Predicted 3D model of a 76-nucleotide RNA (SAH (S-adenosyl-L-homocysteine) riboswitch aptamer) from Actinoplanes sp. ATCC 53533. Its mean pLDDT, the model's own confidence on a scale to 100, is 78. Lineage of the source: Bacteria > Bacillati > Actinomycetota > Micromonosporales > Actinoplanes.
RNA sequence: CAGGUCGAGGGGCGCUGCGACGGGCUGGACCCGCCACGCUCGGCCUGCUUCACAUCGACAAGGGCGCCUCCGACUA
Numbered sequence: 001c002a003g004g005u006c007g008a009g010g011g012g013c014g015c016u017g018c019g020a021c022g023g024g025c026u027g028g029a030c031c032c033g034c035c036a037c038g039c040u041c042g043g044c045c046u047g048c049u050u051c052a053c054a055u056c057g058a059c060a061a062g063g064g065c066g067c068c069u070c071c072g073a074c075u076a
Base pairs, nucleotide, nucleotide: 001047002046003045004044005043006042007041008040009039010069011068012067013066014065015064018038021033022032023031024030037062
C1' cells in the first nucleotide's frame, strides 16, 4: 500500500438514484431491479513493496434532500 474480516463514528422514517451489484444477452449501447457508510478511524489475518530500531502520548473529521428522536452545551 492492497484485499478480507470485526468494531466504532447516537438512533430512526420518507424521497431521488451516480457507481458497484443482479437480470434482460454472452461483449458494447440501452432497459429493468436494487441502492445514500460506497467514507474515515482502529484491531486482526493475508499478500506486495519499502525499510535502522525503539519508546511515549493523543483519538477525530465527514456522509444528497426533507423530517423525527436521543445525548451534551449555550441563549431566551